[in-house]
This record gives sequence, structure tokens and C1' cells, in this order.
RNA sequence: GCUACUAAAUGGCUAACCUGGCGAAAGCCGGCGGCGCAAAACCAAGGGUCUAAAGUCCUGCAUAAUGGGAUCAUGACAGCCGGUUGCGAUU
Repeated sequence: GCUACUAAAUGGCUAACCUGGCGAAAGCCGGCGGCGCAAAACCAAGGGUCUAAAGUCCUGCAUAAUGGGAUCAUGACAGCCGGUUGCGAUU
């Protein structure tokens, strides 16, 4: 110097619930809160998962409108795996 592991220390982040706002939804931002996290820091054109407004198809209704179903990401998730980067001490 590099790699791996993780007792300790300085610290850091913040799940769920509740709440204000945005969104069709998934979800996101803020406040409260703290389940937990050695990367719970960053990356969505690596994989995977979630949602389906619009579109398309089917269906229902005498006709029409309202409705229902299927498909679909250009939407979302990094606290699912993965990639990149980083703090400190000991061995």
C1' cells in the first nucleotide's frame, strides 16, 4: 500500500404508524418517529419486483353512456440481488 473480517470509538442514516402536499396508482417530498443498517452513501440502458393513467383488444347494456376484464412502462422501487465509491481502529 492492497484485500478480507468486524469487537470498540467518533459519528451517520431512518422502517412502520401518524400527518401536510404531489401523483391515476405504484410511490415521492416535508414533519414526527426509530424497526433496523458497516455502506440503509450513489447508480434504474445488469437482473428482478410493483403500479397501469393513456393506448390496444375483449366484454356488458335494445342503442348509447357509466362499468368490468386482459395486455402494456415511456412511471416507480437502491431497506431485493447487482455495480461504483467511502469513514475509523485492531488483526
A computed fold for a 91-nucleotide RNA from Paenibacillus phyllosphaerae, annotated as c-di-GMP-I riboswitch aptamer. Taxonomically the source falls in Paenibacillus (Bacteria, Bacillota, Caryophanales, Paenibacillaceae). The sequence is in RNAcentral, with records from Rfam.